[in-house]
RNA sequence: GCUGGGAUGGCGGAAUUGGCAGACGCGCAGGACUCAGAAUCCUGUGGGGUAACACCCGUGGAGGUUCAACUCCUCUUCCCAGCA
Numbered sequence: 001g002c003u004g005g006g007a008u009g010g011c012g013g014a015a016u017u018g019g020c021a022g023a024c025g026c027g028c029a030g031g032a033c034u035c036a037g038a039a040u041c042c043u044g045u046g047g048g049g050u051a052a053c054a055c056c057c058g059u060g061g062a063g064g065u066u067c068a069a070c071u072c073c074u075c076u077u078c079c080c081a082g083c084a
Base pairs, nucleotide, nucleotide: 001083002082003081004080005079006078007077010026011025012024019067027045028044029043030042031041032040046057047056048055060076061075062074063073064072
């Protein structure tokens, strides 16, 4: 230099004929149980915003196509593998 794969909440990791982003697990917070703890069970858990909703933002970064993009197109950063 060329080719292919990848980057998604605090962490691992799902979601593709384009159609509710974050399922599921871990972690964390609160609760139940216990004399107390562990284990187990229940509820919650991206950010902003609200009294609570609503609403807005969010899939490495920047653009584009579309009613609608993690998904398709272009450029780009980084990681992995192969070729030269």
Predicted 3D model of an 84-nucleotide RNA (transfer RNA) from a Deltaproteobacteria bacterium. Rfam family: tRNA. Rfam describes the family as follows. Transfer RNA (tRNA) molecules are approximately 80 nucleotides in length. Its mean pLDDT, the model's own confidence on a scale to 100, is 80.